[in-house]
RNA sequence: CCCUGCGGGAGAGACCGGAGAAAUCCGGCGCCGAAGGCGCAACCGCCCCGGAAACGCUCAGGCAAACGGACCGCAGGGG
Numbered sequence: 001c002c003c004u005g006c007g008g009g010a011g012a013g014a015c016c017g018g019a020g021a022a023a024u025c026c027g028g029c030g031c032c033g034a035a036g037g038c039g040c041a042a043c044c045g046c047c048c049c050g051g052a053a054a055c056g057c058u059c060a061g062g063c064a065a066a067c068g069g070a071c072c073g074c075a076g077g078g079g
């Protein structure tokens, strides 16, 4: 550094109309940023050149719960 398991884990309409048992699909407007992606480049390095954010954009994703979720902790495995 990577993978797996467990735990924690925010933000924003349970919005409106139609169909549907629901999940969801189509259309409409309003929002969020912590999957991913992209951008600037703070920062970092072995400083030629590379790596690059929790900053920005919202393409994607998301806006009751569930699922997901950057990141953090613990355990195990691999390089």
Base pairs, nucleotide, nucleotide: 001078002077003076004075005074006073007072008071013029015028016027017026018025019024030063031062032061036059037057038056039055043051044050045049
Predicted 3D model of a 79-nucleotide RNA (Glycine riboswitch aptamer) from a soil metagenome. The prediction has a mean pLDDT of 83. It matches the Rfam family "Glycine riboswitch aptamer". Rfam's curators write: This family represents the bacterial glycine riboswitch. The RNAcentral record of the sequence draws on MGnify.